[in-house]
RNA sequence: GGGCCCGUAGCUCAGCUGGUAGAGCGCUGCCCUUGCAAGGCAGAGGCCGAGGGUUCGAAUCCCUCCGGGUCCA
Numbered sequence: 001g002g003g004c005c006c007g008u009a010g011c012u013c014a015g016c017u018g019g020u021a022g023a024g025c026g027c028u029g030c031c032c033u034u035g036c037a038a039g040g041c042a043g044a045g046g047c048c049g050a051g052g053g054u055u056c057g058a059a060u061c062c063c064u065c066c067g068g069g070u071c072c073a
Stems, first nucleotide, its partner, number of pairs: 001072007010025004019056001027043005049065005
């Protein structure tokens, strides 16, 4: 330098055919318990790596850039 893959909640990841952003774990409150754990119920938390474009509408499609991984030179 070139090819491919990845970047979404604190962590691990879904969401792929464009149409309200989700799960598990973690966190907070309540119930349960003598207390703790486990269990049950409820809740907080992300404008989807950055910028631009297409579209009525973009995490999703297109372009550029940034970061990580991998292969080739």
Transfer RNA from a Nautiliaceae bacterium, 73 nucleotides, folded computationally. It matches the Rfam family "tRNA". Gene Ontology term of the family: triplet codon-amino acid adaptor activity. The sequence is in RNAcentral, with records from ENA. Its mean pLDDT, the model's own confidence on a scale to 100, is 81.